[in-house]
Molecule: FMN riboswitch aptamer (RFN element)
Organism: Parvibacter caecicola
RNA sequence: AUUCUGUUUCAGGGCGGGGUGGAAGUCCCCACUGGCGGUGAGCGGCUUAGGGCCGCGCAGUCCGCGACCCGCGCCAUGCGCGCGGCUGACUCCGUGAGAUUCGGAGACCAACGGUUACAGUCCGGAUGGAAGAGGCAGUAU
Numbered sequence: 001a002u003u004c005u006g007u008u009u010c011a012g013g014g015c016g017g018g019g020u021g022g023a024a025g026u027c028c029c030c031a032c033u034g035g036c037g038g039u040g041a042g043c044g045g046c047u048u049a050g051g052g053c054c055g056c057g058c059a060g061u062c063c064g065c066g067a068c069c070c071g072c073g074c075c076a077u078g079c080g081c082g083c084g085g086c087u088g089a090c091u092c093c094g095u096g097a098g099a100u101u102c103g104g105a106g107a108c109c110a111a112c113g114g115u116u117a118c119a120g121u122c123c124g125g126a127u128g129g130a131a132g133a134g135g136c137a138g139u140a141u
Base pairs, nucleotide, nucleotide: 001141002140004138005137006136007135008134009133010132016030017029018028019027031121032120033110034109035065036064037063038062042056043055044054045053046052047051060108061107069085070084071083072082073081074080075078090106091105092104093103094102112124113123114122
């Protein structure tokens, strides 16, 4: 350093202004937000100058995953575990060998239940769960 095991910590943001109305953070205009891993041409440092190494950063719309919901199976019957399903949205211009990732412009998307009126932004399941990230201990190489 890597593999595996155990343990532990962490792990989601956002309605401000105006309009209509009896009533809207739910409609309309403007505004605001962007989980995790990958890919990706950024910046800085070290170097034996071949390349390599280290640190920081880097996609809501590409690839994959998670939360919600549905089905099946299991026994330990727990808001359990496993497997499967479901699961939103991007174009144009520029640079270039190479970009749906960079720069510019204009678009678009956002579970379920609730609500005096339809919710990405309010309330709730959730003081939950989790993709995954880190610490510690051990095992093997």